[in-house]
Bacterial RNase P class A from an Acidobacteriota bacterium, 343 nucleotides, folded computationally. The sequence is in RNAcentral, with records from ENA.
RNA sequence: UGAGUCGGUCGGGUGGUCGCGGCCGGGUUCGACCCGGUCGAGGAAGGUCGGGACUCCGCAGGGCAGGGUGCUGGCUAACGGCCAGUCGAGGUGACUCGAAGGACAGUGCAACAGAGAGCAGACCGCCGAUGGGGAGCGAUCCCACAGGCAAGGGUGCAACGGUGCGGUAAGAGCGCACCAGCGUCCGGGGUGACCCGGGCGGCUAUGUAAACCCCACCCGGAGCAAGGUCAAGCGCGGGACGGCCGGCCCGGCCAAUGUCCCCAGGUGGACCGCUCAGAUGGAUGGCCACCCGGCCCUCCCCUGGAGGGCUGACAGAAUCCCGCCUACAGACCGGCUCACCGU
Numbered sequence: 001u002g003a004g005u006c007g008g009u010c011g012g013g014u015g016g017u018c019g020c021g022g023c024c025g026g027g028u029u030c031g032a033c034c035c036g037g038u039c040g041a042g043g044a045a046g047g048u049c050g051g052g053a054c055u056c057c058g059c060a061g062g063g064c065a066g067g068g069u070g071c072u073g074g075c076u077a078a079c080g081g082c083c084a085g086u087c088g089a090g091g092u093g094a095c096u097c098g099a100a101g102g103a104c105a106g107u108g109c110a111a112c113a114g115a116g117a118g119c120a121g122a123c124c125g126c127c128g129a130u131g132g133g134g135a136g137c138g139a140u141c142c143c144a145c146a147g148g149c150a151a152g153g154g155u156g157c158a159a160c161g162g163u164g165c166g167g168u169a170a171g172a173g174c175g176c177a178c179c180a181g182c183g184u185c186c187g188g189g190g191u192g193a194c195c196c197g198g199g200c201g202g203c204u205a206u207g208u209a210a211a212c213c214c215c216a217c218c219c220g221g222a223g224c225a226a227g228g229u230c231a232a233g234c235g236c237g238g239g240a241c242g243g244c245c246g247g248c249c250c251g252g253c254c255a256a257u258g259u260c261c262c263c264a265g266g267u268g269g270a271c272c273g274c275u276c277a278g279a280u281g282g283a284u285g286g287c288c289a290c291c292c293g294g295c296c297c298u299c300c301c302c303u304g305g306a307g308g309g310c311u312g313a314c315a316g317a318a319u320c321c322c323g324c325c326u327a328c329a330g331a332c333c334g335g336c337u338c339a340c341c342g343u
Base pairs, nucleotide, nucleotide: 001339002338003337004336005335006334007333008332009331010330012291013290014289015288016287017286018285020040021039022038023037024036025035026034027033042314046325047324049323050322051321052320053319054223055222056221057220061250062249063248064247066219067218068217069216070215071085072084073083074082075081086100087098088097089096090095101214102213106212107211108208109207110206123153124152125149126148127147128145130144131143132142133141161179162178163177164176165175166174180204182201183200184199185198186197187196188195189194227272228271229270230269237263238262239261240259241258242254243253244252292312293311294310295309296308297307298306299305300304
C1' cells in the first nucleotide's frame, strides 16, 4: 500500500413558514373554537420464530398421546439464546459453519450396473484326482469332468481390510512383519466433552436416525381482540342431564334455586387495563433557504480550491420486557490475518 475477516458508532444539521396528537394554563358567543407553553417512533419499531412478566380458566395433581431440545462447562427470570471450550467440515490464515446422544434394542432404505451389497457370491478366470488325445520315457500342450479357490481381471460411490514375505495343487490373515480399523486393559493431562502414550486380541459384517425408532431432559391451556367495571337491551326463551378453556384416562371440585354445555334472541355504548409518545381509522408532515456527506463534469494560483448537475438508506410504536432472523444508500473507529514494498 492492497485484499480479507471480526466487532463497534452515526445514519443528516440549522433557520423560517404552514399544518398535526397528548398534557397544562388562559380566553370564549360556553358549541365547535382561539391563544400561549411543553412533550411527541427504531436499530431494527419489521418477521411473529423463541422465552418470560401479566390476565383468565375455582385448583392445575398424576399418566397416555402430542410437541421441543440433543457434545462439555458456565451465564440468565427463562430460552431453541449468549460466552468459553472439545470434536468434525471449509479456508494459506485471521476466521466461518455444524440438524454434534444411540447403528450391539428393533424395523426400514442404499436406484442402476454387477455373479454377488447382511453371515453375500462365481461373469472372465486359477488349480485339478480321474479319463482321453498327441512326434514323445517323462516333462510340456489340448479336451471332458468329481472336487477346491476368491489371490488376479471386470461391474460399481462402496466388494466383507492394505502392502510385503512365507505357505499351498492353486489360493485365502492360513501364518508372520508393519499399518488402518474395532474391542479391551493400563498410564499421564483436563471439572468435563476429550487429548497424548503404551500393552494385548480375534483377524476385520459398510452407510443412513434432517428415515421410523430408542435414550436423556423440558412443556397445563388460551392470550391485551387477555381480562375488569358500569350502562343499555331482548325473552312464556327452548333443549340436554351433567358441567369444569387443545384430545383421552384417573383423581378432585361444583350441581337441579345448577351447569353459556347446545340452539335461538338482544347489545356492539362508556370507562379501566394503557404507560416518560399513548393514538383508536389510528398523530411527527409539507414547502423554502443554507450547511454537511457521496458521485460525475468543468476550471484554477493544483498537498488544495471554485462552480455546475445528480443524490442522501432500511423503514412507522399499539400491554411490556429479553433474544433470534431479515432489510439498510452513505460516513467513521478499532482488533486480527495474508500478500507486496521499504527500513
It is recorded under the gene name rnpB. NCBI's taxonomy places the organism under Bacteria, Pseudomonadati, Acidobacteriota. The coordinates come from a structure-prediction model, not an experiment, and the mean pLDDT is 75. Rfam family: Bacterial RNase P class A. The family's RNA type in Rfam is ribozyme.